[in-house]
Context: one part of a larger RNA
Molecule: small-subunit ribosomal RNA, central domain
Organism: metagenome
RNA sequence: CUGGGUUUAAAGGGUGCGUAGGCGGCUUAAUAAGUCAGAAGUGAAAAGUCCGAGCUUAACUGGGGCCUUGCUUUUGAUACUGUUAGACUUGAAUCAGGCUGAGGUUAGCGGAAUGUGACAUGUAGCGGUGAAAUGCAUAGAUAUGUCAUGGAACACCAAUUGCGAAGGCAGCUAACUAGACCUCGAUUGACGCUGAGACACGAAAGCGUGGGGAGCGAACAGGAUUAGAUACCCUGGUAGUCCACGCCCUAAACGAUGCUUACUCGGUGUUUGGAUCUUGAAUCUGAGCACCUAAGGGAAACCAAUAAGUAAGCCACCUGGGGAGUACGUUCGCAAGAAUGAAACUC
Numbered sequence: 001c002u003g004g005g006u007u008u009a010a011a012g013g014g015u016g017c018g019u020a021g022g023c024g025g026c027u028u029a030a031u032a033a034g035u036c037a038g039a040a041g042u043g044a045a046a047a048g049u050c051c052g053a054g055c056u057u058a059a060c061u062g063g064g065g066c067c068u069u070g071c072u073u074u075u076g077a078u079a080c081u082g083u084u085a086g087a088c089u090u091g092a093a094u095c096a097g098g099c100u101g102a103g104g105u106u107a108g109c110g111g112a113a114u115g116u117g118a119c120a121u122g123u124a125g126c127g128g129u130g131a132a133a134u135g136c137a138u139a140g141a142u143a144u145g146u147c148a149u150g151g152a153a154c155a156c157c158a159a160u161u162g163c164g165a166a167g168g169c170a171g172c173u174a175a176c177u178a179g180a181c182c183u184c185g186a187u188u189g190a191c192g193c194u195g196a197g198a199c200a201c202g203a204a205a206g207c208g209u210g211g212g213g214a215g216c217g218a219a220c221a222g223g224a225u226u227a228g229a230u231a232c233c234c235u236g237g238u239a240g241u242c243c244a245c246g247c248c249c250u251a252a253a254c255g256a257u258g259c260u261u262a263c264u265c266g267g268u269g270u271u272u273g274g275a276u277c278u279u280g281a282a283u284c285u286g287a288g289c290a291c292c293u294a295a296g297g298g299a300a301a302c303c304a305a306u307a308a309g310u311a312a313g314c315c316a317c318c319u320g321g322g323g324a325g326u327a328c329g330u331u332c333g334c335a336a337g338a339a340u341g342a343a344a345c346u347c
Stems, first nucleotide, its partner, number of pairs: 004318003007301002012315001014201003021194003025088001027086005033081002035077008048066004053061002091191001092188004096183003100179001103177007110154001115149007125136002162169002206247006215241002220236004258314006266292011277280001296303002320347003329340004
């Protein structure tokens, strides 16, 4: 490189948007670049191959044909691809009217609970565990009541629910804002799909500056346990967790399953639209979510219209285990580190 693959054996990029590129609906005409056919020229010799010849044969030598799959010119063909011009509406998009949701950003408000403070009642314990102890408490704790304060998270509803490209999103209200879906028409007329680079977003932890700090809680301290116990259990507790702005850019970032399109026996539940009438646990028709199963697929487990089935387009990635996601170099980063990414050697 080819071939074969990528749910779990090695392998789908964390996700989107989109540049180049690749690929691209239906139809008419032109053109003839690709494509196809004919002809001409050229494609050195040697080598190769076929048929003769010459050395006794062979190797070898010499003669002729073929081959040289290519290139150029020219004459034609026009189905397909391309190009140019025109037309179309099914793909795509826009408009109108509905409808839906924890989609996003900002601001305000709310109640329960924990903690703390003040006051009151009240007295000897509280707390914690397998059992204890450290700890708190006569300087009045724990418990109970009232008031105050502060931070964080939003019980029930709640679901195999919903929304979002992914990460993710849940008290209530408002403002701003993005999307999906449905219906009848109208409009544009291929405007499409994918997408190397680029750009944007990207949980948690971590970093910088400034705030905030209730609960929880790496580190740390103490008490236990134990042969030991740098742990599991307990009492405390700093960073952090929260907010604003700026970085970091990684996850079992998972459906371990790239995106788009078409086709393929059925059943059940659910979310959200539309239509119909006989108003029903109805029927039909869209868009999601989840389960079961047929054909088919699969090494099997299983997948099965939300495919891992049947096909097409484009991208990404894999090529024995270890060495190693390491070294070196480069780029990015404040750093932590991230990205890219070998080889020797060894089995």